The RNA shown here (transfer RNA) has 74 nucleotides and comes from an Oligoflexia bacterium. The organism belongs to Oligoflexia, within Bacteria. Its Rfam family is "tRNA". The family's RNA type in Rfam is transfer RNA. Rfam describes the family as follows. Transfer RNA (tRNA) molecules are approximately 80 nucleotides in length.
RNA sequence: GCGCGGGUAGCUCAGUUGGAUAGAGCAACAGACUACGAAUCUGUAGGUCGGAGGUUCGACUCCUCUCCUGCGCG
Numbered sequence: 001g002c003g004c005g006g007g008u009a010g011c012u013c014a015g016u017u018g019g020a021u022a023g024a025g026c027a028a029c030a031g032a033c034u035a036c037g038a039a040u041c042u043g044u045a046g047g048u049c050g051g052a053g054g055u056u057c058g059a060c061u062c063c064u065c066u067c068c069u070g071c072g073c074g
Stems, first nucleotide, its partner, number of pairs: 001073007010026004019057001028044005050066005
């Protein structure tokens, strides 16, 4: 340099053919329980969907450029 994949919550990851307020588990915080903790149960908060632009009535999803990262080829 070329090709393929990944980037979504603090971490690991879903998200179907473009459609209605973007989710789960763990972690965090609060409460219940307990003599106190752990465990368990309930609840809460947490997001520029890597960045920019485009298409569209509507984009995590499609297109273009670009950044980071993994693998392969040269």